This is a predicted structure of a 77-nucleotide RNA (Fluoride riboswitch aptamer (crcB RNA motif)) from Rhizobium sp. BK376.
[in-house]
């Protein structure tokens, strides 16, 4: 200088929030003494129709397990 591996941190898994758990992603450029500034990953659901553009429709607040809000249906005070 550069690889590969482990831990730790982050961030992300189609409609909020939480805990536990799983999987996915974690680089590059520019500047600074630090701050930062750009770009990128992972993530951005189903079905028909249709060369594509587009149109119809559908299912669920989880990746996944509990709870809590939202909202809908019933039953009871």
């Nucleotide at each position: 200088a550069g690889g590969c591996u482990g831990a730790a941190c982050g961030g992300c898994a189609a409609u909020g929030g939480a805990u536990u758990c799983u999987g996915c992603c974690g680089g590059g450029c520019c500047a600074u003494g630090a701050c930062g500034g750009u770009c990128g990953a992972a993530c951005c659901g189903c079905u028909u129709c249709c060369c594509g553009a587009g149109a119809a429709g559908c299912u669920g607040a989880u990746g996944a397990c509990u709870c809590c809000u939202a909202c809908u249906c019933a039953a009871c005070c």